[in-house]
RNA sequence: AGAGUUUGAUCCUGGCUCAGGACGAACGCUGGCGGCGUGCCUAAUACAUGCAAGUCGAGCGAGCCGAACUAAUUGAUUACCUUCGGGUAUGAAGUUAGGGAAGCGAGCGGCGGAUGGGUGAGUAACGCGUGGGUAACCUACCCUAUAGUCUGGGAUACCACUUGGAAACAGGUGCUAAUACCGGAUAAAAGGAGAGAUCACAUGAUUUCUUUUUGAAAGGCGGCGUAAGCUGUCGCUAAAGGAUGGACCCGCGGUGCAUUAGCUAGUUGGUAAGGUAACGGCUUACCAAGGCAACGAUGCAUAGCCGAGUUGAGAGACUGAUCGGCCACAUUGGGACUGAGACACGGCCCAAACUCCUACGGGAGGCAGCAGUAGGGAAUCUUCCACAAUGGACGCAAGUCUGAUGGAGCGACGCCGCGUGAGUGAAGAAGGUUUUCGGAUCGUAAAGCUCUGUUGUUGGUGAAGAAAGAUAGUGAGAGUAACUGCUCAUUAUUUGCCGGUAAUCAACCAGAAAGUCACGGCUAACUACGUGCCAGCAGCCGCGGUAAUACGUAGGUGGCAAGCGUUGUCCGGAUUUAUUGGGCGUAAAGCGAGCGCAGGCGGAAAGAUAAGUCAGAUGUGAAAGCCCUCGGCUUAACCGAGGAAUAGCAUCGGAAACUGUCUUUCUUGAGUGCAGAAGAGGAGAGUGGAACUCCAUGUGUAGCGGUGGAAUGCGUAGAUAUAUGGAAGAACACCAGUGGCGAAGGCGGCUCUCUGGUCUGUCACUGACGCUGAGGCUCGAAAGCAUGGGUAGCAAACAGGAUUAGAUACCCUGGUAGUCCAUGCUGUAAACGUUGAGUGCUAGGUGUUAGAGGAUUUCCGUCCUUUAGUGCCGAAGUUAACACAUUAAGCACUCCGCCUGGGGAGUACGACCGCAAGGUUGAAACUCAAAGGAAUUGACGGGGACCCGCACAAGUGGUGGAGCAUGUGGUUUAAUUCGAUGCUACGCGAAGAACCUUACCGGGCCUUGACAUACUUCUGUUAGGCUAAGAGAUUAGCUGUUCCCUUCGGGGACAGAUCUACAGGUGGUGCAUGGUCGUCGUCAGCUCGUGUCGUGAGAUGUUGGGUCAAGUCCCGCAACGAGCACAACCCUUGUGACUAGUUGCCAGCAUUCAGUUGGGCACUCUAGUCAGACUGCCGGUGAUAAACCGGAGGAAGGUGAGGAUGACGUCUGAUCAUCAUGCCCCUUAUGGCCUGGGCUACACACGUGCUACAAUGGACAGUACAAUGGGUUGCGAAACCGCGAGGUCAAGCUAAUCCCAUAAAGCUGUUCUCAGUUCGGACUGCAGUCUGCAACUCGACUGCACGAAGCUGGAAUCACUAGUAAUCGUGGAUCAGCAUGCCACGGUGAAUACGUUCCCGGGUCUUGUACAUACCGCCCGUCACACCAUGAGAGUCCGUAACACCCAAAGAUAGUGCGGCAACCCCUUCUGGGGAGCCAGCUAUCUAAGGUGGGACGAAUGAUUAGGGUGAAGUCGUAACAAGGUAACC
Repeated sequence: AGAGUUUGAUCCUGGCUCAGGACGAACGCUGGCGGCGUGCCUAAUACAUGCAAGUCGAGCGAGCCGAACUAAUUGAUUACCUUCGGGUAUGAAGUUAGGGAAGCGAGCGGCGGAUGGGUGAGUAACGCGUGGGUAACCUACCCUAUAGUCUGGGAUACCACUUGGAAACAGGUGCUAAUACCGGAUAAAAGGAGAGAUCACAUGAUUUCUUUUUGAAAGGCGGCGUAAGCUGUCGCUAAAGGAUGGACCCGCGGUGCAUUAGCUAGUUGGUAAGGUAACGGCUUACCAAGGCAACGAUGCAUAGCCGAGUUGAGAGACUGAUCGGCCACAUUGGGACUGAGACACGGCCCAAACUCCUACGGGAGGCAGCAGUAGGGAAUCUUCCACAAUGGACGCAAGUCUGAUGGAGCGACGCCGCGUGAGUGAAGAAGGUUUUCGGAUCGUAAAGCUCUGUUGUUGGUGAAGAAAGAUAGUGAGAGUAACUGCUCAUUAUUUGCCGGUAAUCAACCAGAAAGUCACGGCUAACUACGUGCCAGCAGCCGCGGUAAUACGUAGGUGGCAAGCGUUGUCCGGAUUUAUUGGGCGUAAAGCGAGCGCAGGCGGAAAGAUAAGUCAGAUGUGAAAGCCCUCGGCUUAACCGAGGAAUAGCAUCGGAAACUGUCUUUCUUGAGUGCAGAAGAGGAGAGUGGAACUCCAUGUGUAGCGGUGGAAUGCGUAGAUAUAUGGAAGAACACCAGUGGCGAAGGCGGCUCUCUGGUCUGUCACUGACGCUGAGGCUCGAAAGCAUGGGUAGCAAACAGGAUUAGAUACCCUGGUAGUCCAUGCUGUAAACGUUGAGUGCUAGGUGUUAGAGGAUUUCCGUCCUUUAGUGCCGAAGUUAACACAUUAAGCACUCCGCCUGGGGAGUACGACCGCAAGGUUGAAACUCAAAGGAAUUGACGGGGACCCGCACAAGUGGUGGAGCAUGUGGUUUAAUUCGAUGCUACGCGAAGAACCUUACCGGGCCUUGACAUACUUCUGUUAGGCUAAGAGAUUAGCUGUUCCCUUCGGGGACAGAUCUACAGGUGGUGCAUGGUCGUCGUCAGCUCGUGUCGUGAGAUGUUGGGUCAAGUCCCGCAACGAGCACAACCCUUGUGACUAGUUGCCAGCAUUCAGUUGGGCACUCUAGUCAGACUGCCGGUGAUAAACCGGAGGAAGGUGAGGAUGACGUCUGAUCAUCAUGCCCCUUAUGGCCUGGGCUACACACGUGCUACAAUGGACAGUACAAUGGGUUGCGAAACCGCGAGGUCAAGCUAAUCCCAUAAAGCUGUUCUCAGUUCGGACUGCAGUCUGCAACUCGACUGCACGAAGCUGGAAUCACUAGUAAUCGUGGAUCAGCAUGCCACGGUGAAUACGUUCCCGGGUCUUGUACAUACCGCCCGUCACACCAUGAGAGUCCGUAACACCCAAAGAUAGUGCGGCAACCCCUUCUGGGGAGCCAGCUAUCUAAGGUGGGACGAAUGAUUAGGGUGAAGUCGUAACAAGGUAACC
C1' cells in the first nucleotide's frame, strides 16, 4: 500500500466482499511447564448454609467464676518434753467466713455501624467532565494557639416479683448506678438591638463601644502525700483559625427521532411570612401575566458519566470489563427517626409481591458483601488459608474485629517466556505415495554412532518479604517541688498465611511432552483415488452433470504453533457522509418559476475600539495509563523511579493587519431623473374576412363517401356536385424568421382604453440603499372538479363496420362528456438547456434582432467602433467519455436546494392540503450482487445507400398425379444390426445383403481363447488323406513319421495340453481427441509489423472518388509496407511448327477381297518439345489515370473453354462402424465358432430416379458415322446348335496389333391413323438359360401367354446461359451372379436474358439497439401453485406515562389534648396539692399502595383481505428493445 466482482472487451459511476488489528468472549480439534494478569456481558431472577461490624470493664451498677491473702475450725505429719495419761511447737490437706487480682459477659453508657465491599436498575439531569463562584453554607474524629472543667437534682435499664402469648415479644409493681439525663452560677471571642470607623463584587464584609440571651463530666486511670492538696495522662466545654470531607449556584461540553411543534399554573416575576446548615416558589397567602421554543422547547426511545481502552497516517469512529474519580441504587413503593454526617445494603415504621414458622390468634426474612445453590444462558471459578504485611473501627494499651486486604485453588480466557533435543549419519534402507515404469518424493528424515539435561523424577540445602509494637534492662530529653508517666536512642527476647515456596546442589534417563488450519483466484502452498448438478463446498467470484489442483480420502506442500481454526462484535481498508477529503447536463442528485421576513455573505477612504484573531505569562488539566530515560525480577510480560507531553478552560498584561462594532466621508455596486427605441408582455371592450357545418330556395341525377381492399353510413322522400341568401360557434392562412416579448407556465387577425418590464444615450440626483434566501406568500400547460352559459369543427367513453387465431386496438362511419366563456378549485408534466441565482476574469471567427456614435456618400448604400439580446463554428481549459467552450459543463467567490447501490417505493402508516380525483412530506421488513453512464467491436433490423449471383425476370425441360426401382420415416418383428436428419440426411456410408459379407435374432458349442508376445510344467512330432456321428461347429478312430545341432545327457524349432501375465470387443463417449470430409463459398475477404490517434477497449491502414470477376487496378489520404486468400504458375482442350514413325496413316508408286503386302512418313493420328493472346495496335469515353466501349489482325480477344486448386474462421457440423486413440465398461462373455433366420417385413408418408401416357410417335426392313475404356481365376473372334437367354468347340490377345464391340438417335422405305390403341408395359401363369455348395424366404436374363394404372399431372417446387439444356447410345468400377444407381465417353443439338422493382443468399459503407450462448436474441403483465416478510382488519389482549375522582397506611406539620407523666416553679401539714411542660389519644392538611373512569401512546395477536418479493422447462398473449412492425416516453 491494495485486491476480487457488472462487460464479448473498455473507461467511469457504484455497491457488495476480502487481506490487518482488537476482545471480560463462546464453539470445534488438540494440549508439556512457568510467570503476570483476568473470569455472570444473560435474570437489578430467587436464594439453603457459614462468615462479611464491632469495640471499650481505664464510663456505670448488679451478677458469675474465684488466685494471692486474713480469721476461725478440723487437724495428717514431724520434732522436743513426758508423770506415758499426755503436753508444747510445727502445721500438709479440708471446711466456714471475709477478701477480691485476673477472667466472663446480658444491660445502661460512649464511639463506630453514613467508611470499606457490591451493582449499573433508574437517570438526557448541574447526573458527569471542565473552569469559576458562595459577601448564601456546614464539617465528628485530627492539628494549632486560648480560656475553663463550679454547684445541685430527680429518674431509669439490668435485677426481683408478676400478667398476657405457641412464639416473637409486650405489660405491671418495686429497687439501683454512671463520662446517661436535668436545673442554677460564671464567661464572650457566639446570636439580637443601638452608635461609630475602615473597606468593597449590587444585595454587603471587617472592626470598636453599650445593652441583652445562652454552657460543661464534682469524669476515668496513675504518682506523691496522714490529710488538705499537688501532679501526669486520656477525656469534656466555650470560642477562633487550619486541615479534611461535604452542600449549593453559574459558563461551556458530550444523543436519536420533527412521521414529537407548540409547552407551562407554583407556571414566570414581585411583596410578606414560614422553612433550611445555607440562597431560592423550597413552601404558603396576596398581586401582576408572565416564562420556554425552529440556535429545536415539549414528548418518545435509548443510555450511568469521566480518566481512559480499541482502531486509524491523522481528523475521526466505536467502547466505558478489570484499575482510579464522581453519581445512583440496595426485593418494589412511600416515610421519617437518630446523628457531625443517612432519609441509612448486613437500622426503624408502613404498604405490596414472594418465601418460611405457627397452637391460625400472630410472627420472621431480604447475598447488586465473600464463598456457594437453583434458574436463565453460547458462556464466566473454591461453601479455601491468614490477619504475617498494607489499611480501617474501638481501646491508654495489650489486644479484639476486619470474605477490605494479603495469599493459595480452578479455567490455554489473555499477554510473555521456555521446552518437546543437539551433532553426525546415503545402503539415498524398509514402508507409504506417485509414475512416461526409467524414476521421483517423504528424505539426513529414520535406524545407527557421539553428546547435553532446560523441563521432568528423586533426594539434600534454603532465602527476602520484619519493621514497628510489646515485655525486660540501660541511657538521655522536656516537664515537675519531686516521683510516676511521656518522648527519643540502644541491648535482649518475641511475631510468616503463602511455604520447606523462590532459588540452589546432586543423581537418573532422549527417556514423559505437537497439534491445527489451509493448498481454484484474491492468498503462501498439488498430485492420486472415490463421487458424478448426487453427496457436498462456499468470505466474494463461484465449484460438482465420468478424466474435479474447488466435494470426500490419502500422500505431499504452505502457514501458525501449546495452540490452531470458526462464529460474534468494533475500528480500518471505505475519499462509501468527503472539516482535512466527494458530488448534482447524460451515472443517484438543481425546488416548475418568482417575490421576500429571519439567517448567511457583502464596494472605496479615514479614525476609534479590542468581541473574534495572534503571541507571551500564571493557574488548572488527580493518580494510573500512552511516550522517553534509568532501574528491579535469569529475559520478557509485569513492576518501580524520574522526565516529557496534554486538547481545553480561567486569569493577567500586550499587538492591531484582517473580520466585527461605532463615527465621519466617497461614487465605481444599486436606484432615480431627462431624451429616445423595439416588442404575439398582461387585462378589458369592440370589430373583420376566409373556411367548415347547418337551414331555405334554384339547377341537376344516381350515386356519394371511405379504404391497402372493403363495409357500416348518406342518397330516387332527390344525396354528392353547383348557385344564391341566411344562421351559429370556434380558430386566425400568407406575413413568419434557431425573429420578438415575458420570471416561468406561455403569448400570433385588426382597432381603442388601462398597465408591467426591458434596451440605448446622457451623467443631473441619492449615497452601499446590495446578493442569496430555510420557513412564508404569489404565479403556474394540459387533463380534471363545481355552478351557470355556449356548442360550428374536433373528439375520451360508447355504438357499428372491417382486420385478425382473437382484436375490448391500430383503419373506417357515427358520436357524448370535454375543448369555448364567466366565477371558483386543483397545483401537477420529459414544468427540459434534463444545466439554481448573483458577481468578476479568461483567444477568436461568422450570422441575426433592437439601439447609439463615427467615416464615406447626390441617392441606394458601404465600412469602422460600441452596448443589450439570440444562433453556429472553434483555441486554451474542463470532462469517464459524449461533449461544453465570454449565453461554460473553464478559473474563482457568496448564498440556497438536492444525492449516497438496485428492487421493495415515491409505496405503507401518520400528519397537512383538497368537494373529489388526488397532492405534499415520506419509511421499514424482505430480497439481489449487481443496477447504471459513455464509448468500442460485432451481430441483427418488417432502417438507409451501393453491388453481385440461374436470385428474380425471359426461356427450355422436369418433379409433384400413374406403374415400377431405390432410400428414409413410421409400423411390425425373435431380429427387421448400426450410422447419416433443414439448406449441408433420404440411388447417403453401401464401387453392388441368397451363404459369406453381418455388426442383428433363435439355437448348439469353446474359455489363455479365431489372432500377438512372454513365461511355468508336461507330452510329442507337423501337414495331408480316409472312415463314423452330428445341421454344423465339433468329437472319435485309422493312416501318415517329415526339421536342425549334439559332448548322445540333451538343446533349439514346431505342435498339443496346462499355469500366469494377457488377448479380444462393429461395447460407450465425435460433447475427451487425431486424421479425413461437408457447408457458408471460388464468396472476396482475413490479418500483421512499424508509425500515428485515443485514458482505454480500439481506430487508422482496409474508409473516400472511379474501376474490376476480384481488397483487380488507379487517384486521393497519417499512414508506410507486408502476409494468407484473388490472379498467374499446373492438367485437359482449341491453332501451328519441330522431333519420332509401330501395332497408327496412305498423297503419289506397285499390290490385295481387305493398308493385305512392298514402299513412304507428305496427311490423319499418336506423344514429347516449342510458338501463340499481352488490352500488344487503332478510334472513342474517362481526371491526361486505372479502365470501359468499338475495330483491325488472328485458330483463339479481353480470365478463350473446362478442371485441379477452397484464406481467417463458422456450424460444440459428420465420422470412436475405415483407421488411430485417452478414459470408462465386459472377461465361461458385451469375446470366439457354427447352423438357420433377419437386414428384402408393409394399413401408410416423403425424397431421388426409371418407364410412359404416344404420330416430332410405335413396329418392321435396309443403311451411315464415334469416343472413353476394360481384358490371363480374364476378354473370348470365327464356325456350329438354340426363336432366345445361351451352349459346344476354339483362333487370337499380357493389347494403338486380338477380343469385348452391331454404337444409338439419324437417314431411306413400308405399316399403324388418335383408340386406353400395333401407345404403355406393371402384375401373373407356364417353359427355360446362366452364375453359384445352394436362387424357397431372396438373383439376373430368355421365350410364349396375360396386358393393370396411366391420355401431360392441384397447391407447390427443381435444374439449366452454349457445344450448355434437351435427347441418343457406349464404356468402367464393385462383382461368382445381380445396375433404372454412380463415375466416365462421345453423337445430334436449341430457346432466352428488357432489366435489378420484388423473393432467396452474399459483400461494402452508414444508422438504431435494452442483443453478445449475438433476433431461433432479449423481454413485459395477468392467471395458477409453493414459500417469505409487510399493510388493512370486526376486534381481543398486554404494557407505559399522565389526568380526574374515591379511600387513605406509616410519617411530618398544625390544632386539641377531659386521660397519663411531671426531674423545673409555687404552696405545703413533708407528704400531698396546683401550674409550666411532655406524652398517649383525637381532628385537619399533604400522601404511597389500592379502587373507579374516559382518553393518549406502544407492543402482541386476529377470520378475512391487499399489494410486494422469491421460486422448476406451468397458462395466455407479445407491451418494450430495430422505424420492434401503430416511434417511444412524461